[in-house]
Molecule: SAM riboswitch aptamer (S box leader)
Organism: Candidatus Methylomirabilis sp.
This record gives sequence, C1' cells and structure tokens, in this order.
RNA sequence: UUCUCAUCGAGAGCGGCUGAGGGACUGGCCCGACGAAGCCGCGGCAACGGCCCGCCGUCAUGGACGGCGGGAGACGUGCUAACUCCUGCACCUCGAUCUUGCGUGUCGGGGUGAGAGAUGAGAG
Repeated sequence: UUCUCAUCGAGAGCGGCUGAGGGACUGGCCCGACGAAGCCGCGGCAACGGCCCGCCGUCAUGGACGGCGGGAGACGUGCUAACUCCUGCACCUCGAUCUUGCGUGUCGGGGUGAGAGAUGAGAG
C1' cells in the first nucleotide's frame, strides 16, 4: 500500500513536557489558554486475535480445521468528548412550501441500503 471478511447506538483519564490547534474529507455543529495536537509515565475499557469449555460438521480421526454458544483474563493489536458527533449517494415514507390541481422542484423529519472512514483478522 492493495484485496477479502467481521464489527462500529455499549465501555473506559489522570499526571509531566510542550504551547495552538483538533474532531479523516465536504457542509454543519462542536471541543480547545479552566491548555488542542504530539511525546513520555501510570491507570482504565473490552471489540478482534490468542487461551479454556460445550455442541455440531468435515477430514488424512488419541488430533486438526471450520461454524455456533459460553468463560476467564489483559498476552498481541486497538480504544479511552459527543451514535463512526451529524451529514454527503440512491430508494421508500411523512409534513411544509410552490401550483387552480397533478407532476416536477425546494426545505425539513423518519426508515432501509450503499459509499467513505475506523479497528481487527486473513491473503498479496
């Protein structure tokens, strides 16, 4: 850096150094000198992997692998403001507006899916 799969409405902060940005991007809306980002130290959380147990399946069957469920714990990675902070694209639906009326259009609410992003695992 690319691809595949799974998950993303829960959870969890103090101190030191430093000193103006940060929440990926867009538009919003927020956080920040009562100290942003970063680095260091010590905590915490528990998603994925790893570990243990049960059931089922497959196989080359004292076992291995896979699926489902449960458990312990903190070994690896991760995380520790706000739902991934909201949003973007498509469809459905409701309301308002425009119109004589319908359709189209515009604005707003709700829902579903996709996209983007993040994290883990696997492969290149």